[in-house]
RNA sequence: UUUAAAAUUAAAGCGCCCGGACAAUUGGCUUAUAAAUAUUUAUAAAUAUUUAUGAAGUUUUAAAAAAUUGUUGACGAGGUUAGGGUUUAUCGAAAGACUCGGCGGAUGGCCCUAUGGCACUACAUACUGCCAUUAAAUAUUAGGUAAAAAAUCAUAGUGAUAUGAUAUAACAAAUCUAAUAAGGUAUGUUU
Numbered sequence: 001u002u003u004a005a006a007a008u009u010a011a012a013g014c015g016c017c018c019g020g021a022c023a024a025u026u027g028g029c030u031u032a033u034a035a036a037u038a039u040u041u042a043u044a045a046a047u048a049u050u051u052a053u054g055a056a057g058u059u060u061u062a063a064a065a066a067a068u069u070g071u072u073g074a075c076g077a078g079g080u081u082a083g084g085g086u087u088u089a090u091c092g093a094a095a096g097a098c099u100c101g102g103c104g105g106a107u108g109g110c111c112c113u114a115u116g117g118c119a120c121u122a123c124a125u126a127c128u129g130c131c132a133u134u135a136a137a138u139a140u141u142a143g144g145u146a147a148a149a150a151a152u153c154a155u156a157g158u159g160a161u162a163u164g165a166u167a168u169a170a171c172a173a174a175u176c177u178a179a180u181a182a183g184g185u186a187u188g189u190u191u
Stems, first nucleotide, its partner, number of pairs: 014104004019100001020072007028058004032053010075092003081114007115132005122189006138181006151166006
């Protein structure tokens, strides 16, 4: 580079990572234990040195400085008219070294332009306003069967850890869902 087969992906709490944390291996160090040698006192201790250990730690200290390869690093709910600009982009659950830190992305917010819908009562146009095809901001009331984490087990790995099962487990909030209240002007045409 070509051909064939298989698998994966079709996603935006999403992807990645020279920080941090953790693991393995290698190499040091400390302590402990054991043995040997030397010295001192005297018959057993003390001190020093060396060696050994599937030992315990440690490299951020009792212990001087590491290297290599890995692991971890967002749990769901919600969310896209088109283009541009800007901005540390909504909600809770869990956790309490991690969802921490960094990079990229992003359906959020705000501003501008365009398209479309609604605000008109049959319709058209313009302006103004609110929205995004369920096309009314806002207020009130009601609703809300989440997933992960945790626990137990299994599988893979030396290990950190990963994946799966029990399981439709339990438990949310919101700008999510529903109901109610809540709406302009001018000109022209037609009846």